Transfer RNA from an Opitutaceae bacterium, 78 nucleotides, folded computationally. Rfam family: tRNA. By type it is a transfer RNA. Lineage of the source: Bacteria > Pseudomonadati > Opitutia > Opitutales > Opitutaceae. The coordinates come from a structure-prediction model, not an experiment, and the mean pLDDT is 80.

RNA sequence: GUCCCGUUCGUCUAGUCAGGUUUAGGACGCAUGGAUUUCAUCCAUGAAACAGAGGUUCGAAUCCUUUACGGGACGCCA
Numbered sequence: 001g002u003c004c005c006g007u008u009c010g011u012c013u014a015g016u017c018a019g020g021u022u023u024a025g026g027a028c029g030c031a032u033g034g035a036u037u038u039c040a041u042c043c044a045u046g047a048a049a050c051a052g053a054g055g056u057u058c059g060a061a062u063c064c065u066u067u068a069c070g071g072g073a074c075g076c077c078a
Base pairs, nucleotide, nucleotide: 001074002073003072004071005070006069007068010028011027012026013025020058030046031045032044033043034042035041051067052066053065054064055063
């Protein structure tokens, strides 16, 4: 330099292929309340995220372009 893949709650992730049923779900963690003599544990509720920008579309986490970051492959001779 070229190509490919990835980026979503505090952490790990589902959903992306094939747009709508998702004001984005789950586990752990966190906060509040409850059960328990206490701890552990369990139950209920709650807060919390689509990397940035642009485009397509009635509608974008999802498709396209680009930027940033991370990972991987290739690079030369025959």